A computed fold for a 579-nucleotide part of an RNA from an uncultured eukaryote, annotated as small-subunit ribosomal RNA, 5' domain.
The RNAcentral record of the full RNA draws on ENA.
Rfam family: Eukaryotic small subunit ribosomal RNA. The family is grouped with related families in Rfam's "SSU clan".
The coordinates come from a structure-prediction model, not an experiment, and the mean pLDDT is 80.
[in-house]
Context: one part of a larger RNA
């Protein structure tokens, strides 16, 4: 791991991997709405009716579908596993922070501008989740685009004027984010001179003179930056940000204007950081072979360039000629996806890991791509290769290694069930949805529990033991019987309760339920080795047994059978791999 006989109860529980990653009818596995994006389906209500209002098919938007689940074909420094590393990068959602710079020819800002679907009509084709034309009408879809908030700074330049480092204008430029350059970002003294400034005492002819002091400012971090940050000088092309959104609540000021100003969400945008990650590197580390000994030209490295999200010969182009390799490179095999891990085991080994945890790869086989934060996706898409469906022959559709379920294949593997109630994911979500994942059926794969009887009296049996040794006694044992006796219990059977989404089932539990308690254990074996028979019939070296050593030719302790007996026991044997 299958196979053979056997199976009463209960509790867990693997289960088409091996061989074909072979082929698949049919269903079903991914969808999704709040008070809060769009409602004119008269669909349905509500109201006397109108408007409207409340539900609300469809439908446009917006997320989600790259997770889950499945397989193990490939794959031997590759995967992966420890270890470091991103000072080489991207990250929807999540949480925290920020976010007054727009305009240029007249200002719509109580608020711009075309469509286009559902619908409503005419159709087309043999046929799809196929769609044409016509006719409406929406926005957080697509666009388009004010204001509020005004001053500062620098550049250049012109007047004035008490000439001071003063004042008044003009033109230009200046938001974050992107690309180029360029700068800033200090650090071991003290003291002294020399101009000139300012402060402050003297003197003073207000012209100066002289003593004494100061002369203060450099954003944060790393071990380490060409980091952050922070200045200037340009680009900035039609094509990046800077809310013309939605819900409930309604309040406060007056110059009463449908003025001004205001709370709490909920969606939505740009940074920078955080969280989920994710990608690329660093050193170690692998089965088996020499009937594989030489191997390599993008190869090894240097410059610049491209591409990338970024490092990097990941790709181009010049140059140099390297690099690996008996410490086994290169190649071949693998009935190879790595690991945590399991089996055996004294130590030390070997063996096995397809499979429920992480990682990886894959969707019939290569190969390209859209869309997006994120896919080189396949329950997306384009070919082509091998399958293969419908056809009125023009054409159309297709991918179970998802649950189920068929065929094939083999030694060798379960239901076209119920459910979203648990655990958790997804969505505009407290509501939907989920063959994720639960529940039950088949299930001797394997494991734990553990019934098939128990007593009692009599009759026979053997034994202890006491004495008076006997046809003795004992409130002593033990075996045994198709001989009597009642007691107990469950399997089973089933009102009800629990259980459960609903049910089952177990666990309580009323009533039925045992004497050959036919409510009957069984699988091997009985010469050794190895626990059990020199009973009995049958066979007659024959049939057959026997792991091994052996038994069987006419008294078989081994074959076939009865009786007995031994072993393990709801299990036992047999094959095969493996320790």
């Nucleotide at each position: 791991u299958a196979u053979g006989c056997u199976u009463g109860u209960c509790u867990c529980a693997a289960a088409g991997a091996u061989u074909a990653a072979g082929c698949c009818a049919u269903g079903c596995a991914u969808g999704u709405c709040u008070c809060a994006g769009u409602a004119c389906u008269u669909g349905c209500u509500u109201u006397u009716a109108c408007a409207a209002g409340g539900c609300g098919a469809a439908a446009c938007c917006g997320c989600g579908a790259a997770u889950g689940g499945c397989u193990c074909a490939u794959u031997a420094a590759a995967u992966c596993a420890g270890u470091u590393a991103u000072g080489g990068u991207u990250c929807a959602c999540u949480a925290g922070a920020u976010c007054g710079u727009a305009c240029a020819g007249u200002u719509u800002a109580c608020a711009u501008g075309g469509a286009u679907a559902a619908c409503u009509g005419u159709g087309g084709u043999a046929a799809u989740u196929c769609u044409a034309g016509a006719g409406c009408u929406a926005a957080u879809a697509c666009a388009u685009g004010c204001a509020c908030c005004c001053a500062g700074u620098c550049c250049g330049u012109u007047c004035c004027c008490u000439c001071g480092u003063g004042g008044a204008g003009c033109g230009g430029a200046u938001g974050c984010a992107g690309u180029u350059a360029u700068u800033u970002g200090c650090c071991c003294a003290a003291a002294a001179c020399c101009a000139a400034u300012c402060c402050g005492g003297c003197c003073u002819u207000c012209g100066g003179g002289u003593c004494g002091g100061u002369c203060a400012a450099u954003u944060g971090g790393u071990g380490a930056c060409u980091c952050u940050g922070a200045a200037u000088a340009a680009c900035c092309g039609a094509a990046g940000c800077g809310g013309a959104g939605c819900g409930c609540a309604u309040g406060g000021u007056c110059u009463c204007g449908u003025a001004c100003c205001g709370g709490c969400g909920c969606c939505a945008g740009a940074u920078c950081u955080u969280u989920c990650a994710a990608g690329u590197g660093u050193c170690u580390g692998a089965c088996u072979u020499a009937u594989c000994a030489g191997c390599u030209u993008g190869u090894u490295g240097u410059u610049a360039g491209g591409u990338u999200a970024u490092g990097u010969u990941c790709c181009u182009a010049a140059c140099a000629a390297g690099g690996c390799a008996u410490c086994a490179a290169c190649g071949g095999g693998u009935a190879a996806c790595g690991g945590a891990g399991u089996g055996u085991c004294a130590g030390g080994g070997c063996c096995c890991g397809a499979c429920a945890c992480c990682g990886g790869a894959g969707a019939g086989g290569g190969a390209g791509c859209c869309u997006g934060a994120g896919a080189a996706a396949c329950g997306g898409c384009u070919a082509c290769c091998a399958c293969a469906u419908c056809c009125a022959a023009g054409g159309a559709a297709g991918g179970c290694a998802g649950c189920a379920g068929g065929c094939g294949c083999g030694c060798a593997a379960a239901u076209u069930a119920c459910c979203c109630a648990c655990u958790c994911c997804c969505g505009g979500c407290a509501c939907g949805g989920g063959g994720a994942g639960g529940u039950a059926g088949u299930g001797a794969c394997g494991a734990a529990a553990a019934a098939u009887a128990a007593c009692g009296a009599u009759g026979c049996g053997a034994g202890a033991g006491c004495u008076u040794u006997a046809u003795g006694c004992u409130c002593c044992u033990c075996g045994u019987a198709a001989u009597c006796g009642g007691a107990a219990u469950g399997g089973g059977u089933a009102c009800a309760c629990u259980u459960u989404a609903a049910a089952u089932c177990c666990u309580u539990u009323a009533g039925c339920g045992a004497g050959g308690a036919u409510c009957u254990a069984u699988u091997g074996g009985a010469g050794g080795g190895c626990a059990a028979g020199u009973c009995u019939g049958g066979u007659g070296c024959c049939a057959g047994c026997a792991g091994c050593c052996g038994c069987g030719g006419u008294a078989a302790u081994u074959c076939c059978a009865g009786c007995u007996c031994c072993a393990a026991u709801a299990g036992c044997a047999u094959a095969u791999g493996u320790u």